The prediction has a mean pLDDT of 81.
A computed fold for a 77-nucleotide RNA from Candidatus Caldarchaeum subterraneum, annotated as transfer RNA.
Taxonomically the source falls in Candidatus Caldarchaeum (Archaea, Thermoproteati, Candidatus Caldarchaeales, Candidatus Caldarchaeaceae).
Its Rfam family is "tRNA". Rfam classes the family as a transfer RNA.
[in-house]
RNA sequence: GGGCCCAUAGCUCAGUCAGGUAGAGCGGCCGGCUCUUAACCGGCAGGCCGGGGGUUCAAAUCCCCCUGGGCCCGCCA
Numbered sequence: 001g002g003g004c005c006c007a008u009a010g011c012u013c014a015g016u017c018a019g020g021u022a023g024a025g026c027g028g029c030c031g032g033c034u035c036u037u038a039a040c041c042g043g044c045a046g047g048c049c050g051g052g053g054g055u056u057c058a059a060a061u062c063c064c065c066c067u068g069g070g071c072c073c074g075c076c077a
Base pairs, nucleotide, nucleotide: 001073002072003071004070005069006068007067010026011025012024013023020057028044029043030042031041032040050066051065052064053063054062
């Protein structure tokens, strides 16, 4: 230098292919149950979907650029 992949809630990840209400588990908070705790049950909060731009009636999803990370190849030595 080239190619491919990844970035979504505090953590781990779905959702992207094929555009149409942003989700799950764990964790946090509140309540129930229990002598108490754990477990279990119910509820609540928590997101600029890495950044910017474009296409579109509509973008996490498609296109372009950039940032960060991973893998492979090439070049120099």